Predicted 3D model of RNase P RNA and transfer RNA as a complex of 424 nucleotides.
Its mean pLDDT, the model's own confidence on a scale to 100, is 75.
It holds a member of the Rfam family "Bacterial RNase P class A". It is annotated as a ribozyme. Its family is annotated with tRNA processing, dimeric ribonuclease P complex and ribonuclease P activity in the Gene Ontology.

[in-house]
RNA sequence: CGAGCAGGCAAGACAGCAGCGGGCACAGUGCCGAAAGGCCGUGCGUGAGGAAAGUCCGGGCUUCGCAGGGCAAGGAUAACUGCUAACGGCAGCCGGAGGCGACUCCAGGGAAAGUGCAACAGAAAGAAACCGCCGGGUUCUCCCGGCAAGGGUGGAAAGGUGAGGUAAGAGCUCACCAGCGCAUGGGAGACCAUGCGGCUGUGUAAACCCUAUCCGAAGCAACACCGCAAUGGGAACAUACAGCAUCGGCCCGGUGCGUUCCCGAUCAGGUGGCUGAAGCCGUGGGGCGACCUGCGGCUUAGAAAGAUUGUUGUCAAAUACAGAACUCGGCUUAUAUGUCUGGUCGUGCA
RNA sequence: GCGGGUGUAGUUCAAUGGCAGAACACUAGCUUCCCAAGCUAGAUACGUGGGUUCGAUUCCCAUCACCCGCUCCA
Numbered sequence: 001c002g003a004g005c006a007g008g009c010a011a012g013a014c015a016g017c018a019g020c021g022g023g024c025a026c027a028g029u030g031c032c033g034a035a036a037g038g039c040c041g042u043g044c045g046u047g048a049g050g051a052a053a054g055u056c057c058g059g060g061c062u063u064c065g066c067a068g069g070g071c072a073a074g075g076a077u078a079a080c081u082g083c084u085a086a087c088g089g090c091a092g093c094c095g096g097a098g099g100c101g102a103c104u105c106c107a108g109g110g111a112a113a114g115u116g117c118a119a120c121a122g123a124a125a126g127a128a129a130c131c132g133c134c135g136g137g138u139u140c141u142c143c144c145g146g147c148a149a150g151g152g153u154g155g156a157a158a159g160g161u162g163a164g165g166u167a168a169g170a171g172c173u174c175a176c177c178a179g180c181g182c183a184u185g186g187g188a189g190a191c192c193a194u195g196c197g198g199c200u201g202u203g204u205a206a207a208c209c210c211u212a213u214c215c216g217a218a219g220c221a222a223c224a225c226c227g228c229a230a231u232g233g234g235a236a237c238a239u240a241c242a243g244c245a246u247c248g249g250c251c252c253g254g255u256g257c258g259u260u261c262c263c264g265a266u267c268a269g270g271u272g273g274c275u276g277a278a279g280c281c282g283u284g285g286g287g288c289g290a291c292c293u294g295c296g297g298c299u300u301a302g303a304a305a306g307a308u309u310g311u312u313g314u315c316a317a318a319u320a321c322a323g324a325a326c327u328c329g330g331c332u333u334a335u336a337u338g339u340c341u342g343g344u345c346g347u348g349c350a
Numbered sequence: 351g352c353g354g355g356u357g358u359a360g361u362u363c364a365a366u367g368g369c370a371g372a373a374c375a376c377u378a379g380c381u382u383c384c385c386a387a388g389c390u391a392g393a394u395a396c397g398u399g400g401g402u403u404c405g406a407u408u409c410c411c412a413u414c415a416c417c418c419g420c421u422c423c424a
Stems, first nucleotide, its partner, number of pairs: 001346003005342006012315007020047002023044004028040001030039003049321001053332002056330005061219004069251003074215005080092004094108001095106004109210002114208002116204003130151002132147006159177006178200002180197007223272004227267001232263006243257005268421001279298008351420007360374004368404001376392005397413005
C1' cells in the first nucleotide's frame, strides 16, 4: 500500500426569530362544569431512538377461581459449565462444518422403545439374487443350491481401501481408516487420549413419538378510585335447606341464591395507573468473560386527535433508517455519512 | 397500543412432502349475414428470502402486505 476479519462511538453543533407538549413558582378568587375536576396569564426550566420498529422471546405490574395443591391436555426448549429477576438471551468451553489466516456458522438429545414414510427408477429401500460368478443336475434350455466381489438403478444398496484366503465369495483373516462397546488415564463437565473387542443393526423426529427441563390465563383498551343519577317499577310461577346456578380443562375447593320475563336509571364524565428504575454517569475492586460489587454524582418526555416543528446565518456537507404511548432485559429487521481500536493474509522498501 | 388470522391463475376457491387443478373471465379458431350462446385449442399462478429433507404450495425461521377483534357501562 492492497485485500479481508472482529469490535466500538457519533447519529449534526452554535446563535437569532416564530410556534407546540408536560413540570415548577407566582397571580386573579378570573372562566367552564350539577359535581368530581378542568382551563386561562407571566416567569423559569425541560422535551424521542439506536433501533422508539417487528411484537419474536423473557420479567415487573394488574385482574381473574391467588396460581409455591394434584391429574390430564396443550405449548416451548434441547451438547456442557456458568451469568441473570427471567429467558428460547449472553459468556466461556466441547463437538461438527467453512476459510491459507484473522475468524465465522450450526433447531447440536434419542432412529438399538414402537409406528409411519422413502414418489419415479431399481431384483431389492431392510436383513435383498435382475444381470453376473461358482458347484451339481439337464430334455440344451432351464432347474436346485452357494455367493453381496463385479455390473446396473437411485439422494441413499447392507462399513471403506489394500492384501491374504476360497469352488466362487464374504470381517472369513490381517493392516490402516470411520463408527460402536468395554477398560485405564486426564478434565468441574460436554469430551479428549491410549489400549482391547470383528461388534458394523440405511435415511427421516423443522413425521407421529420417547426422554429431560420449564410454562395458570389474560393483558395498561390490564385495572383502581371519584362524581352525577339510581338503590327501582310491573307481570307470571314456586313455598324447599336440599337442591340449583356459577366459577376460562378436571379433581379438590370457592362463591351466590326464590326463579323467569319486560321497562327505566345510562355518560363514550373525571382522576389515578404514568414514570425514581433489576435507571444513568464517573471511578475503584473481583472474574478469561457474561457479570457481580464499594464509593461519589444525576433525575432525563409522559400525551389522549395525540407536543418535539419551521426558518435564517456560520462550520466542505449534514443527508440515512426512522417518531415514545405502562415499563425493563434480550433477539430480529432497517440504516446515509463520519470516525476509532485490535488481529489476519499478500506485496514492496528499510 | 394489545391480541388473532390469511396470503395459490385476472377473480373465487382446491390440492397426504412426490408432474399445482376446477369454475368464471381472457386469447385464437370453428359455427353465423353479424352478435350472443355452443364446440375445440391455448396462455396465465404457490407474497418474498433463508433453512430441514433425496425432494417443500405443504414443515420451521425471518420478512412484507392485507383482514378481523378489543374502552367504561355500577